[in-house]
Context: one part of a larger RNA
Order: sequence, then C1' cells, then structure tokens
RNA sequence: GGAUGAACUCUAGCGACAGGCUUAACACAUGCAAGUCGAGGGGCAGCGGGGAGCAAGCUUGCUUGCUCUGCCGGCGACCGGCGCACGGGUGAGUAACACGUAUGCAACCUGCCCUCCGCAGGGGGAUAACCCGGAGAAAUCCGGACUAAUACCGCGUGGUACACUUGUGGGGCAUCCCACGGGUGUUAAAAGGAAGUGAUUCCGGCGGAGGAUGGGCAUGCGGCGCAUUAGCUGGUUGGCGGGGUAACGGCCCACCAAGGCGACGAUGCGUAGGGGUUCUGAGAGGAAGGUCCCCCACACUGGUACUGAGACACGGACCAGACUCCUACGGGAGGCAGCAGUGAGGAAUAUUGGUCAAUGGGCGGGAGUCUGAACCAGCCAAGUCGCGUGAGGGAAGACGGUCCUAUGGAUUGUAAACCUCUUUAGGCGGGGAGCAAUGCCGGGCACGCGUGCCCGGAGGGAGAGUACCCGCAGAAUAAGCAUCGGCUAACUCCGUGCCAGCAGCCGCGGUAAUACGGAGGAUGCGAGCGUUAUCC
Repeated sequence: GGAUGAACUCUAGCGACAGGCUUAACACAUGCAAGUCGAGGGGCAGCGGGGAGCAAGCUUGCUUGCUCUGCCGGCGACCGGCGCACGGGUGAGUAACACGUAUGCAACCUGCCCUCCGCAGGGGGAUAACCCGGAGAAAUCCGGACUAAUACCGCGUGGUACACUUGUGGGGCAUCCCACGGGUGUUAAAAGGAAGUGAUUCCGGCGGAGGAUGGGCAUGCGGCGCAUUAGCUGGUUGGCGGGGUAACGGCCCACCAAGGCGACGAUGCGUAGGGGUUCUGAGAGGAAGGUCCCCCACACUGGUACUGAGACACGGACCAGACUCCUACGGGAGGCAGCAGUGAGGAAUAUUGGUCAAUGGGCGGGAGUCUGAACCAGCCAAGUCGCGUGAGGGAAGACGGUCCUAUGGAUUGUAAACCUCUUUAGGCGGGGAGCAAUGCCGGGCACGCGUGCCCGGAGGGAGAGUACCCGCAGAAUAAGCAUCGGCUAACUCCGUGCCAGCAGCCGCGGUAAUACGGAGGAUGCGAGCGUUAUCC
C1' cells in the first nucleotide's frame, strides 16, 4: 500500500447493486416451512342444490322453518396412488477414494420421461372408514358385526430374462465376453377410470428391449503440522468354499497358510469439510475457502432397521441416553444446523413482513392446489459504485479572529457581504410503465388426430401508484474526520514544566516544546474519517 462477512470512536444527504451469528453443532415460547388426486374406492361429518313430507305466513304459488333422501355439485376423516430421498439449513465429524482430476466396471442399479415390440383370460378371500360396545385424566388403544377398490392373493397364457444342456460364428483384458439358434424348468396383468346414445377417444395397467437422466463400486495421480510420534497389525495379509448384496470385495463366516504396512514416513497425536474460486504479489509464491456453483457429511446424542426405484430418511419409525414439558402419578409428549422470532454467549450480525404475479418444484386429464424454494418489501454507511451539499461575477482586500520587526503589515481571503443565474437529490402536484405470457371462452388451420399454431374477447401484478416522465417554489434542507518532529503532505502563538501527557519505530516533556493540552492556520481523505484485529 492492498484486502475484510469485520468491530469500536466521532460524524452522516440520496440512490443502485451485492452482503449481514465468524462466538454456543447452546437451549428454544409461538406461527408457518409437503402435500395433492373425487377422472382409483367405499361413503356423507360439514356446505350448496334437487326431490318428498309436515308446519307457519299470506299476495294461492311463493317465502321461511323442521324432518327424510348421496339424487347432484362437492368433500372433513378413512382405504388407495404419487410425492415426502427434491427443494431449504449447517460444517459438528472426517487426513478419508471425502474431494479434485483421469480412467475402468468382462462386477452394477435406475421411479417418473422418450422410442420400439407384445399382452390385458378367468377367479377368490379380507380390511379401514361407518355402526355397536369397552378401557383411559390424556396420548391413544381393544373387542364384535358389515363393506369397496387402480388395495391384496392364487390359477391359465408366456416371446424375452435367469439356471442347466447343446450347435455355429466373432472378439478380448486372468477369471472370459458378444451375436444367432435348439431342448427342459421358474417368474405377470388394473377384465381399471372419464366423456359420449353409440362407434370411439383419452388417462392409466403388465412383460420385454433400447435410450436418456440419476446413482453405486474400483483404481492412478494431487492437495497438512509434529520424528521432542519409529515401529504398526489378528479378520490382520492371502487362499479354497460358502453367505450376503443391485454388484465386486474379509463385507461376513468355516477351514488352511503366515503373511501385510513402514524412513519414498507406516502407526500415533494435533488441526481441518474438499474443489471451482477469493485476497495479495511484476511473477514465482504466500494466505483464505463467508456470499454464488459442484461434491461430501450431519439433523438433540448414540445405535438399528422398516417402507420404497431411491433413505438407514432434518419437519418418518423403534431402542437407549441427557434435557424440557403435561399428568388424575397409572402414564404420556418433544427435537428451529428450514423462515421469522426468543433467551444465552459475544466486540458483533436484521422483520414473529407481502405474494404465489414471474421462475422452478410436488400432485392432478385439466381447472387448480401446496410451496418461509423463489420473487419482493423492511432494518443496518457493513461494502462497491454513482450523485449532491451550488455556479459565475465580486477588493473598501470589509468586520472579527490569529501572528509580527506593531502609527503599520501579514494571513484567514473571492472566502463573506452584494449582483446575476441554475434546480440534480429532497419537498409538493399531475401523469404513469416493463416484468404478462400461459391458462379460460369463441372461431379457424395443420397433421404424425391430440397435440401444435393463428385470430378475437373477458380477465390477469405481491412489489406499487414503485421506477420513470412533466410541472411548481426556492440556494433554499445536506460536511465531517484524522493529521501537521523525521519516516510523511502540512507551523506559529499561548498554557504546562521529566508534571500532565504523547508514542507505529526513532523518540518528545526537567521554563521560550513546530512531538503534551488549547487556539489560529495548513495538509490529506471525504459521507465518510480514524483506531483495533487478521492476511499478503
């Protein structure tokens, strides 16, 4: 000198863009953050409509009230499907194939999506909700009877796939792999739903092959401190055989052998998420890993599996532990390292805000719905950038202040006053976007016939009456901070008298201190300035 997720002192006009618990992975009140589908199903608690009955009012065909009825729109709870493994947070752990990079899988999986081929025959038994009864303070649980499905289970069919066997051809990287055939054995369906008078169309279902995407595994190389850590290791190292897995493997097991790693740093201890990148530097290098992106790990602490295409699962389950809460003392409930917010810790870090309008995601045929993702708004000079606090003229070089060689002069200083202008930002008034196109309704066109395109219409914005534009008045509302001995730009006076004090280093102060304190003046930067901390 540069830099910072900074903090502190003094000061402070505006805007744009980015940023904001670095400490206690400490504890958390409250609200929200993952639902959706009635075009899978049984139903009908609540709402609206229809139908039937009864009653009242009268205007005699309406209104109101009650009861019944799932008939319709819909729909709480329930069964079922998909999602909840994404998105969001944090950096505790981890020195490791965790990450980066480059390869391999002749050792693997992949829901939804795309392409292609084929299929959908015929049956069965339950169960929740509802109803009845019971236990309990509650959380919740138990028993009985009934019922449905795109829920569940057999049977038939079966090319492919797998196992065994067999033939031909080709290839390679040790175990071998690939293609085309023959024979035997094993493995499936939702016959569902919507619209339509119907033909039919659409949404689904099952099996297989391929793709795409996402993952899994293995390997080479690379990136840290200590040798005042020198030896480490018993499933340890390898083999045969098995189990398990999507798959390889001591991953696990029985048996056998005695190996394996290490001065090219094993093992131990300490520290730490890794990378893209960021800061600095001419570079080489050094330091860092906040925001954004990719990967990993974690979800009160430890462990375990279940479901599922995918989890050993932040807002799922079970067990143990610590803590907090409720209790009728028998027993229960909870997990903000999601968004806000609270306490605590700390030098220190924000609102218990708005909207799904856009982008994206889940579900749905769609309308739509959910979305603290996201987009916005609020707070903070905490950063970068931009703008302003006026411009031109103006010498009696005014008054006042300060200084001096003191009837006078120097400086503050064109500075002010005064004259002529301008009006950014701010104030007031008026106008007022883009972000919006989908989707819906009506019409038309194309073809690979359920999608796409075109035209018209109504509607559609949280931000926001915001940005922006126009007008009005009026210099009006807007400058500080640090320094002035040398390094280092900037000097005098007064006070003090080794005192009070300053200080980054050298050092200054003991009676004329350019170094302390004040004043005048000057210098530097400027809505900031200086100090502290850390890195180069």
RNAcentral holds the full RNA, with entries from ENA and SILVA. A computed fold for a 536-nucleotide part of an RNA from an uncultured bacterium, annotated as small-subunit ribosomal RNA, 5' domain. Rfam family: Bacterial small subunit ribosomal RNA.